Predicted 3D model of a 456-nucleotide RNA (Bacterial RNase P class A) from a Terriglobia bacterium. The coordinates come from a structure-prediction model, not an experiment, and the mean pLDDT is 75. It is recorded under the gene name rnpB. Its Rfam family is "Bacterial RNase P class A". Rfam describes the family as follows. Ribonuclease P (RNase P) is a ubiquitous endoribonuclease, found in archaea, bacteria and eukarya as well as chloroplasts and mitochondria. Taxonomically the source falls in Terriglobia (Bacteria, Pseudomonadati, Acidobacteriota).
Parts: sequence; structure tokens; C1' cells
RNA sequence: CAGGCGGACCGGAUGGUCGCCUCGCGCCGCGAACGCUGGCUUUGGCCAGGCCGCGCGGUGGCGGGGAGGAAAGUCCGAACUCCGCAGAGCAGUGUGCCGGAUAACGUCCGGGACGGCGGGCUCAAACCCGCUGGACGGAAAGUGCCACAGAAAACAUACCGCCCCGGCCGCAAGGCCGAGGUAAGGGUGAAAAGGUGCGGUAAGAGCGCACCGCCCGGCGAGCGAUCGACGGGGCAGGGCAAACCCCACACGGAGCAAGACCAAAUAGGGGAGGAAUGCGGGAGCAAUCCCGCUACGAGCCGGCUCGGCUCGUCAGCCCAGCACGGGCGCCCAGAAAUGGGCGGAACUUCCGGGUAGGUCGCUAGAGCGGCACAGCAAUGUGCCGCCCAGAGGAAUGACCGUCCUGCCGGUCUUCGGAGCGGCAGACAGAAUUCGGCUUACAGGUCCGUCCGUCAC
Repeated sequence: CAGGCGGACCGGAUGGUCGCCUCGCGCCGCGAACGCUGGCUUUGGCCAGGCCGCGCGGUGGCGGGGAGGAAAGUCCGAACUCCGCAGAGCAGUGUGCCGGAUAACGUCCGGGACGGCGGGCUCAAACCCGCUGGACGGAAAGUGCCACAGAAAACAUACCGCCCCGGCCGCAAGGCCGAGGUAAGGGUGAAAAGGUGCGGUAAGAGCGCACCGCCCGGCGAGCGAUCGACGGGGCAGGGCAAACCCCACACGGAGCAAGACCAAAUAGGGGAGGAAUGCGGGAGCAAUCCCGCUACGAGCCGGCUCGGCUCGUCAGCCCAGCACGGGCGCCCAGAAAUGGGCGGAACUUCCGGGUAGGUCGCUAGAGCGGCACAGCAAUGUGCCGCCCAGAGGAAUGACCGUCCUGCCGGUCUUCGGAGCGGCAGACAGAAUUCGGCUUACAGGUCCGUCCGUCAC
């Protein structure tokens, strides 16, 4: 100097014009109240003016603030809110070496064991150092699975080979057949029944021994995971739990469209008020129904002191908004059984619920910056300083100039570079708020480490 890896940080700067959201002030308008002043007054108030205050709206005014390191994915953990909840068990889901940090976590820090890479020592290892990886409890409770290849994938049915014995053949070497031994060698495989060596054997084999590994036991060190040395045991128990499962621990649900408050029009609900128990005719035993007239209460229309049309003048109500049906109630007939009948306003006023709409929740917080202290660290404690978006179809932007960085083109050059023109400058966008994880990202700065090249 260049590059790789890891970590921390920045993620365009500046000026002008126009514009957006929010807060405060100013100004203008409107409103409500009447505190102030004046007038009138039937002493209840009314009218006018106007300063301060209150509320709402507006603004060519002034000032403050206005996206991120991930605002993203919504994966994990919490705060907050509402709903649910006797207790226990089962099911289900999640977590899983040890210690610590934290409000909490599946996150972070430190450590341990194991695997991988690199270096040191060495003939080579063991060993030591550095970096790095992760669902890292249990495979010695049980069940299940282990592709292909292979004889065999776990109850070793021995493929090739090796060895012994018997029979047959052969002069012999040996060959064939049969019964056995053998996991030492070959071959297959991701994995083959502890490894290496010596002894041993017919050949072999923990069969015996040494070292390594493994299991068991107590001892020592450590908070612990674990480590160390010792003694005993020839060795039993292949792998997979991100297969079921076993063990330990934890776990209610929904989410700011949570939730709370104010509350219109229209429709609907409830209470109160609200007009004849009128006359005539008909049907019916009657209750009742139908028709007409007068009066009254309403609504609508018109040519609005009036007229016309329609509805009603109080035993109904519930299932239920409607039809059928049923039930309760009341009325009538009847001795009873039973049968028959009754759906009643408009309007005024009050109350309650919900909707539209509005307000709160809403941003001062597990907050940010600096310093000191404690700790290996994560982190904690103390002091000082700071206030940093709160929209609601959703603001935080657009254009222009100058600069910066990179690339391209041609010009000049003292070959270091200078100046000109063009293009590009990422990923992405708050929505209740935090702590994490993961993913995306042009370009740049710093630190550490490794490798390469050049110079001394």
C1' cells in the first nucleotide's frame, strides 16, 4: 500500500423558493356568560358599549419541534387495558450444560464439555495457545426407525478369506464334499460390535499384558457445569429424542380497531300526560263486529276565520320484527264441561341504551447525553445536564444553486495531478410504548486480526 474476516460508528452537507403536521404567542371573527360602565325598568331583568378572562373557528404574522438503524418481519419477552378464574389432575404448548445480568426473555455476558480451523512443541501425536459453531437434559425405562450398498444395521443364521477334523481323489503339491471354529484380514456402508502394540493360539479372540478409551467407587479442587490424580472392573451399553417418549421447569384469553368518557339526526325501547264509556240502524243469546250521524282529539291536502279526506276516542300483553300458532289477562254465554270475543291512536314531554361524530388513552420514558465508581463482562449505582414526532386515508416533502463521494468521456500536465461536462448516491417510512432476535442496505470512517506485495 492492497485485500479478507470480526467489532464499533456515520448513513450526504449547506443555502434559497414554495408547501405539510403539531405546539405556543399575536391578530381577526363568532358565541356563551354576565364580573365592569352607561341607559331603561313593571326591580324579575332588558338594551348598548367595552377591557381582562373562557370556548370555537380562521390566519400571505412571529417563534419551537418534526422518522430509522433497521421505523420492516411481527418471531420471542414485557408494560398497559379489558375479559375470565374454587382446588387438584389429565391433555396441549414451550424451554433444557453451569453461573450471572435483567422488569422479563427462547436475549445478553462469563465459564465448562464437545466438534471444526489455524499456530507452537514434536519424527508424529498427546499437550498448550488463539479463533470459531450450536435446541448442549436422558439412547443403561419402553416403542419405533436406520435409505442405497452389503452376508449381516443389533437376538450377529459368516459373502470372500483363515484354521482344524472326517470322507473321497491324487505319487505329491493340492482339489472336492461334509461337520465345526474364527469378527484377525478383505469387501460394503454415514455407521460393522473398544483402539494400538506385544504375547498367545490350529487359526483367532480382552484369551493374557502395557498404554489410550470406557464403566464403577470413594478422595481432592470448584458456588456449579466440570476437572484432577488414585483404586477396582476385561468391557457390559452402535446411531437417531428437530421420532414417539421419559425427566425437570414454565404457561388463562384477547389486544390501543385494548379500553374509558361526552353524545346528534332518524328508527326503535320504557314512564307520564292525552279525546264520547254519545245517538240511530243491522248481525249475534251476549260480549262484540259492521254502517251512518253529531261532538271531540289529531294528521294531511286545498283556494287556510273555512272546507275536504284519513285515523282514533283507553283490556290488553308476552313468546316475537312479521305470518301461523301457543300462553297469560279481561269480557260474554253457560249450572258445569266447554264455546265465543277483545291487537286501542295521533301528538306532547321525560328517561335509558346504542350508532355517526368528538374527547381521552397519546407519549417524561425499564428515556437521552456526559462524568465518576463497582464488576473480567453483560450490567448496575450515584451526580450533572436535556426534552426529542404524535398524525388518524395518515404530515415529516418538492424544485433549484454550491459542495462532497464514486464512475465515464475528452482537455491540459512539471506525470504527483489540475480543471470541464455527464450520470449516480442505498435499504427503506413512525401509528400505544419499551427490551431483544432476524432480515434488507449505495457509499464512507475508526479499531483489532490474518494474508500478500514493496522498501529499509